SAM riboswitch aptamer (S box leader) from a chicken gut metagenome, 97 nucleotides, folded computationally. The coordinates come from a structure-prediction model, not an experiment, and the mean pLDDT is 85.
RNA sequence: CCUUAUCAAGAGUGACGGAGGGAACAGACCCUUUGAUGUCCGGCAACCUGCCUGGAGGCAAGGUGCUAAAUUCUGCGGUUUUAACCGGAAGAUGAGG
Numbered sequence: 001c002c003u004u005a006u007c008a009a010g011a012g013u014g015a016c017g018g019a020g021g022g023a024a025c026a027g028a029c030c031c032u033u034u035g036a037u038g039u040c041c042g043g044c045a046a047c048c049u050g051c052c053u054g055g056a057g058g059c060a061a062g063g064u065g066c067u068a069a070a071u072u073c074u075g076c077g078g079u080u081u082u083a084a085c086c087g088g089a090a091g092a093u094g095a096g097g
Base pairs, nucleotide, nucleotide: 001097002096003095004094005093006092007091012041014040015039016038020031021030022029025075026074027073028072042067043066044065047063048062049060050059051058052057071090076087077086078085079084
């Protein structure tokens, strides 16, 4: 980079640390010295994996992943009417190439 599946569920009264953070741009809106982001531990989930099973499915948790808010929301298109819905784009994660 290509293909494909998923992305409104779930997950901390812990330790360290000490300033910004929520992918990028813009606009909103949030989190954060009552200690965020991050690292470790813990936890959640079950894509791959292992076992059971005729299948559906179940159990485990080795490889990943995740652990504020829908992928925080909007950006492009459509429907309907001023706030929703559907899709797309972009992105994230897994599996395969």
The RNAcentral record of the sequence draws on MGnify.